[in-house]
RNA sequence: AAGCGCAGCCGGAGAAUCGCGGAGGCCCCUUUUUGGUGGUCGAUGAGGAAAGUCCGGACUCCGCAGGGCACCGUAGCAGGUAACGCCUGCCCGCCGCAAGGCGAGGAUUAGAGCAACAGAGACGAGCCGGUUUGGUCCGGGUGAAACGGGCAAUCUCUACGGGGAGCAAUACCAAAUAGGCAGCCGCUUGAGUCCGGCCCGGAUGAUGGCUGCGGGUAGGUAGCUUGAGGCGCCGCGCGAGCGGCGUCCUAGAUGAAUGAUUCUCACGGAAGGCUCCUUCGCAAGAAGGCGCCUUGUGACAGAAUCCGGCUUACAAGCUGCGCUUUCUA
Repeated sequence: AAGCGCAGCCGGAGAAUCGCGGAGGCCCCUUUUUGGUGGUCGAUGAGGAAAGUCCGGACUCCGCAGGGCACCGUAGCAGGUAACGCCUGCCCGCCGCAAGGCGAGGAUUAGAGCAACAGAGACGAGCCGGUUUGGUCCGGGUGAAACGGGCAAUCUCUACGGGGAGCAAUACCAAAUAGGCAGCCGCUUGAGUCCGGCCCGGAUGAUGGCUGCGGGUAGGUAGCUUGAGGCGCCGCGCGAGCGGCGUCCUAGAUGAAUGAUUCUCACGGAAGGCUCCUUCGCAAGAAGGCGCCUUGUGACAGAAUCCGGCUUACAAGCUGCGCUUUCUA
């Protein structure tokens, strides 16, 4: 230098204007509390995967004497962890020159099942040739496998594990309308309703009216974000991790906000232009390179109870360690 391997980081920065959600403060209204489609200021406001919803847990409700069967899952050994199908170390096997990567890695003298083409014959011992007193011994073109075995990534067996549903869980407050229950009033000697407020009057009127209670719905509140949490140092451990101390607080909305425009800067790659340099060329010019300018461009993707994983997607940039080959000293 080229080609690789492993482990990570980052996922643009700043300003202005206009918006969106919004903790909280102040003012106004409400008799205080409470409350408000009110006004104003306003902390603060997505990710490394917020994704797939595939595993494991926390949490909540329901279920549950004990044992067995069935069903589902896991599978070397040891460790880590709240737990795991995750992670770490080691062994074994396969791939790679190597760094390294991958593994669905228990059991085939318990039983069943299976094998394209080729081959006489493919799962169960027969068949063919030679040989022997004797199925006594040896060999058999093909094929991955042939007279013995293989496959458990087919059923099966063994060991271990597994109750169900999920924050639209669940709990609380609770309107209008309808319906339920109870009480009272009224049913032609007329409760109530209508005729704009009152009286008279008129109409209507019994499957009626009023009050209370309880359940559910709309709506609201809690659950809700401080947590197996992040970062730093020290100690233990090969490691995954564990312990101690210090420090930090970083969305909590509910049909769901987190956006748009402009300018400046930074980075990458693209197109065009300019200066300079190198090489080739008689020249015109061509090729390459450093730098500058202009234009346009920049990934995957959007929280919805919360964590630990796995998997998948991702423009471009950056860092460290290691391997192989070649060159130079």

Predicted 3D model of a 329-nucleotide RNA (Bacterial RNase P class A) from Duodenibacillus sp. It is recorded under the gene name rnpB. Its Rfam family is "Bacterial RNase P class A". The family's RNA type in Rfam is ribozyme. Model confidence (mean pLDDT): 76 of 100.